[in-house]
Context: one part of a larger RNA
Molecule: large-subunit ribosomal RNA, domain II
Organism: Pseudomonadota bacterium
RNA sequence: GUCUGCGAGUUAUUGUCAGUGGCAAGGCUAAGCCUUUCAGAGGUGGAGCCGCAGCGAAAGCGAGUCCGAAAUGGGCGACCAGUCGCUGGCAAUAGACCCGAAGCCGAGGUGAUCUACGCUUGGCCAGGUUGAAAGCUAGGUAACACUAGCUGGAGGACCGAACUUGUGAACGUUGAAAAGUUCUAAGAUGAGCUGAGUGUAGGAGCGAAAGACUAAUCAAACCCGGUGAUAGCUGGUUCUCCCCGAAAUCGCUUGAGGGCGAGUCUUGUGUCACUAGCGCGCGCAGGUAGAGCACUGAAUGGGAUAGGGUCCCUACCGGGAUACCGAAUCCAAUCAAACUCCGAAUGGCGCGUUGCCGUAUCACAGGAAUCAGGCUACGGGGGAUAAGCUUCGUGGCCGAGAGGGUAACAGCCCAGACUGCCGGCUAAGGUGCCUAAUUUACGUUUAGUGGAAAGGAUGUGACGUUGCCCAGACAGUGGGGAUGUUGGCUUAGAGGCAGCCAUCAUUUAAACAGUGCGUAACAGCUGACCCAUCGAGCGAUGUCGCGCCGAAAAUGAUUGGCGAUAAACGUAAAACCGAAGCCGCGGACUCCGCCCCGAUACGUCGGAGCGGAGUGGUAGGGGAGCGUUCUGGAAGCGGAAGGUGGAAGGUGACUGAAACUGGAGCGACCAGAAGUGAGAAUGCAGAC
Numbered sequence: 001g002u003c004u005g006c007g008a009g010u011u012a013u014u015g016u017c018a019g020u021g022g023c024a025a026g027g028c029u030a031a032g033c034c035u036u037u038c039a040g041a042g043g044u045g046g047a048g049c050c051g052c053a054g055c056g057a058a059a060g061c062g063a064g065u066c067c068g069a070a071a072u073g074g075g076c077g078a079c080c081a082g083u084c085g086c087u088g089g090c091a092a093u094a095g096a097c098c099c100g101a102a103g104c105c106g107a108g109g110u111g112a113u114c115u116a117c118g119c120u121u122g123g124c125c126a127g128g129u130u131g132a133a134a135g136c137u138a139g140g141u142a143a144c145a146c147u148a149g150c151u152g153g154a155g156g157a158c159c160g161a162a163c164u165u166g167u168g169a170a171c172g173u174u175g176a177a178a179a180g181u182u183c184u185a186a187g188a189u190g191a192g193c194u195g196a197g198u199g200u201a202g203g204a205g206c207g208a209a210a211g212a213c214u215a216a217u218c219a220a221a222c223c224c225g226g227u228g229a230u231a232g233c234u235g236g237u238u239c240u241c242c243c244c245g246a247a248a249u250c251g252c253u254u255g256a257g258g259g260c261g262a263g264u265c266u267u268g269u270g271u272c273a274c275u276a277g278c279g280c281g282c283g284c285a286g287g288u289a290g291a292g293c294a295c296u297g298a299a300u301g302g303g304a305u306a307g308g309g310u311c312c313c314u315a316c317c318g319g320g321a322u323a324c325c326g327a328a329u330c331c332a333a334u335c336a337a338a339c340u341c342c343g344a345a346u347g348g349c350g351c352g353u354u355g356c357c358g359u360a361u362c363a364c365a366g367g368a369a370u371c372a373g374g375c376u377a378c379g380g381g382g383g384a385u386a387a388g389c390u391u392c393g394u395g396g397c398c399g400a401g402a403g404g405g406u407a408a409c410a411g412c413c414c415a416g417a418c419u420g421c422c423g424g425c426u427a428a429g430g431u432g433c434c435u436a437a438u439u440u441a442c443g444u445u446u447a448g449u450g451g452a453a454a455g456g457a458u459g460u461g462a463c464g465u466u467g468c469c470c471a472g473a474c475a476g477u478g479g480g481g482a483u484g485u486u487g488g489c490u491u492a493g494a495g496g497c498a499g500c501c502a503u504c505a506u507u508u509a510a511a512c513a514g515u516g517c518g519u520a521a522c523a524g525c526u527g528a529c530c531c532a533u534c535g536a537g538c539g540a541u542g543u544c545g546c547g548c549c550g551a552a553a554a555u556g557a558u559u560g561g562c563g564a565u566a567a568a569c570g571u572a573a574a575a576c577c578g579a580a581g582c583c584g585c586g587g588a589c590u591c592c593g594c595c596c597c598g599a600u601a602c603g604u605c606g607g608a609g610c611g612g613a614g615u616g617g618u619a620g621g622g623g624a625g626c627g628u629u630c631u632g633g634a635a636g637c638g639g640a641a642g643g644u645g646g647a648a649g650g651u652g653a654c655u656g657a658a659a660c661u662g663g664a665g666c667g668a669c670c671a672g673a674a675g676u677g678a679g680a681a682u683g684c685a686g687a688c
Stems, first nucleotide, its partner, number of pairs: 001688006011094013026050003032044005054061002064076004097236002100233001104226003108223003116200009125190001127159003130155001134151006163187003168183004202218001204214002239625006249262005263370002265367006275360001277356002279353006290342001291340002296336003300332004307325002309322005373398010403414003418587004423583003429577003432562003438574007455549002459546010476533005482506003487501003512527001516525002588615007596607004626677001628674006636666002642661003648655002
């Protein structure tokens, strides 16, 4: 892992609601006792409980009572039938749907054969080295001291086996081993190592102290018990069909992944109108979008001016200059969530309504689930007018929604799947081939643009504005481009061309006191300008369409692919394809209406027909069924049950003929009772 079996809302009591029965202003017995044909049934038993009257703290009064001096006031009552069974939903109390902690506690127990430390008694440490104290001898001293040699053999001394340890590395890592092996390394007469015996224990021991160790377990051992601890947490929770169908919000919460009340769902009952929803009409409130500058503020330029700065005159008083700053104020042009002289659209509220719709509204009662939401569009806040960001509002979708489109792709576009059909029409989106379906007309693009931005550019198309032009434009080519003059100043020089000032005049077809290059300065080249040649358009600028550059990423590239110059883009037209949408035909179920039949406790229930509407669905509510085991009744069957098989039937759970096997019980149907349905729980046991 697979297979088989087992595996989770139970039981008791009390309450509450519904269904269904008995009796009813009443209803019921409990324990006990008696009888019995004994899962039980019948009788007895009225102790007691609920109801029939409430109000008040109470005295008390009573269809009323309390408050109060009182009330025509207010509160709670009266004007509504209960009670006892059975069945079911839910709650409370119990382990309470099942499995699951880490843990806590016990004057319950077992452990020191591992390990920590102690005690008692033993054992062990090859070999080599160093050479302390002390002593002796000699020298030496007044005597000591001191010096030398020899003897000596100290040391948590040295090197290094056994022994003990475990430094570094490799290997090992389903190991040879639940901590090792090999190489390397530390101690190795000591606070050394070690045998045997013995002692100390669970909030306790022991600890050269690491929270270490106390039997592969230690921030409180192990076993048993309290114990089914608790788990607002995770996981799991077993057959079918039918009807409806949410929420991820608000408030509060030692609250935030939990709960309670409300909201939203479901079932039942009541209400059927001054109900709800939509439309229309009328009325009302408002300060958003926009706009504006009248207020509050912000903010730009200008005018004029108070005041100030600086400079000047002045003994003081005072005055002058100013291209500086500049309030209030005026003009012009702006800005604002916390500005408003203004001011919508939507939306909201109220009333009306011969409109549409047809109970959708509301109330009460039973049962829930939900309280992590997500994306998208629009309106905002936060952020950076970032985020698949965050937080509100309004709508949609997903959630709980399948189908078609988007290559693929919850939330986008189209569209809401009861079921069958080898029928039809469409939506979004498409129609070269993959791949169902296409043609025409007029334009655009040359970039494979289509299939990346700011920005940049004689790309190209369309439409404008404007200048020059056959009295010859623009470009090219040939020629001229002069004189006063080297203008004046400055300067070493300054001659068109470092810089400053001026920028005239003359000759001319025209020619600058000079556009750029150049020289030390000149020179030289060139331009403006003019003539000739040539012969028809040439410049500047604006708007729009489509293109170009901008363009670098890691395995081979990508409009989905191939490929296409349309099979790209724009406009127009007509076709077609295309979904579980719509239509057609057949069928099923639910609800509503009409009608008929049968039954009836007259409340209604069952069945047939016709017509209409509906039938996606998670949490969840409601309804109807299938199957399993056993019990009672029971038609019955018997080559029974079971196994293989699966014709046939049913919407489904399921039922099930023949045939084969098997070898002794089974059982339709009507009721009842449950250890009643398995794929999941890192489920449990077994097998392979």